[in-house]
RNA sequence: GGAGUCGGCCGGGCAGCCGCUGUCCCUUCGGGGAUGGAGGAAAGUCCGGGCUCCACAGGGCAGGGUGCCAGGUAACGCCUGGGGGGCGUGAGCCCACGGAAAGUGCCACAGAAAACAUACCGCCUAAGCCCUUCGGGGCCGGUAAGGGUGAAAAGGUGCGGUAAGAGCGCACCGCGCGGGUGGCAACACGCCGCGGCACGGCAAACCCCACCCGGAGCAAGACCAAAUAGGGGAACGAUGGUGCGGCCCGCACCGUUCCCGGGUAGGUCGCUCGAGGCGCACGGCGACGUGCGUCCCAGAUGAAUGGCUGUCCACGACAGAACCCGGCUUACAGGCCGACUCCCUUU
RNA sequence: GUCUGCGUGGCCAAACGGACUAAGGCACCUGGCUACGAACCAGGAGAUUGCAGGUUCAAGUCCUGCCGCAGACCCCA
Numbered sequence: 001g002g003a004g005u006c007g008g009c010c011g012g013g014c015a016g017c018c019g020c021u022g023u024c025c026c027u028u029c030g031g032g033g034a035u036g037g038a039g040g041a042a043a044g045u046c047c048g049g050g051c052u053c054c055a056c057a058g059g060g061c062a063g064g065g066u067g068c069c070a071g072g073u074a075a076c077g078c079c080u081g082g083g084g085g086g087c088g089u090g091a092g093c094c095c096a097c098g099g100a101a102a103g104u105g106c107c108a109c110a111g112a113a114a115a116c117a118u119a120c121c122g123c124c125u126a127a128g129c130c131c132u133u134c135g136g137g138g139c140c141g142g143u144a145a146g147g148g149u150g151a152a153a154a155g156g157u158g159c160g161g162u163a164a165g166a167g168c169g170c171a172c173c174g175c176g177c178g179g180g181u182g183g184c185a186a187c188a189c190g191c192c193g194c195g196g197c198a199c200g201g202c203a204a205a206c207c208c209c210a211c212c213c214g215g216a217g218c219a220a221g222a223c224c225a226a227a228u229a230g231g232g233g234a235a236c237g238a239u240g241g242u243g244c245g246g247c248c249c250g251c252a253c254c255g256u257u258c259c260c261g262g263g264u265a266g267g268u269c270g271c272u273c274g275a276g277g278c279g280c281a282c283g284g285c286g287a288c289g290u291g292c293g294u295c296c297c298a299g300a301u302g303a304a305u306g307g308c309u310g311u312c313c314a315c316g317a318c319a320g321a322a323c324c325c326g327g328c329u330u331a332c333a334g335g336c337c338g339a340c341u342c343c344c345u346u347u
Numbered sequence: 348g349u350c351u352g353c354g355u356g357g358c359c360a361a362a363c364g365g366a367c368u369a370a371g372g373c374a375c376c377u378g379g380c381u382a383c384g385a386a387c388c389a390g391g392a393g394a395u396u397g398c399a400g401g402u403u404c405a406a407g408u409c410c411u412g413c414c415g416c417a418g419a420c421c422c423c424a
Stems, first nucleotide, its partner, number of pairs: 001343010012312007020037007039318001043329002046327005051217004058249004063213005068082005083097001084095004098208002103206002105202003120147002122143003128139004155173006174197001175195005180189003221269004231260006240254004261423003276295008313316001348420007357373003365404001375391005397413005
């Protein structure tokens, strides 16, 4: 100098003027003043939790979810560390990564055969039988090395062996089982023994195993106020109905659900101080935890967070709270910082 | 805002995971029939199965993530 990897952060700045809105204060009730006012994703609503109501949520079946191991956490499908597999020269990155020797099922077409193996072409003719022109041919057979089919063909290489072959025998590699050692474990081992191999793939097919999950959601829910017809019909009606959701039990309540019809488009609370932010110290490889100090940082309900001017620059992306929080995923102009890798060059 | 459901030619829609070319009907095009139309008969065209990834030998179908559309919600109760 070039190429790249990982992590973190910012995402127009400043000034003036005019607005919008929450809270507090003042007020002559007109208003005035002080102060706060979107995001890293506020998004998708995909997971997890808090909170609220229904039994302070109970038992069973069904159903759903997760899926290497250990840890973190309020919890998780998240995060951290490790193991295994794959990619990359490397820094690093990616993986729905339990079980196919519990069972069932599927593997189209092609192919002999698609899973208790089998034989189309080929190879062989040792043994047995028949024919013979004595060269051989046929039958009965053997075989799975080679060809061919397919996404996938029943361990691989080599030597021996054989009629030809074949784990048929042997060596090495691979595989399986049992043990040993190390590790909390996943797992690893150029430790030991046994087995010639018995075990094709698919579980994002059913399923099995382990663990987890009650349902609904702030339009939850509580209170005040207003209006109408607390009206009509249907279903079930105590062996019932509802809370309760697919079912049963159990508990609580006694009417409930649906349709038609009608009414209101009000207020207060829930509502934002929280698993909170920042800093320091300590423990831990780390995620994170503990302690101390410090700060208060939107809370609307037709729903605020904007507009104009000046100036500067690298000319400003994706996008906007609606009960709250932890994650994941997706979108994003441009820029900054740190750590690291590879290549080239110079000293 | 929360919850639920659904995406296959222009419209309605079928398809145990099985190829080659994803049925069928309406609509459309061409030809026939007719004096001309409609109906009818014959033939034809029209699809990245919303999009992108993954699992699988193989995906409209299974899984994940996006995109789009539709519906429900208060009181009498």
Molecule: RNase P RNA; transfer RNA
Organism: Thiohalomonadaceae bacterium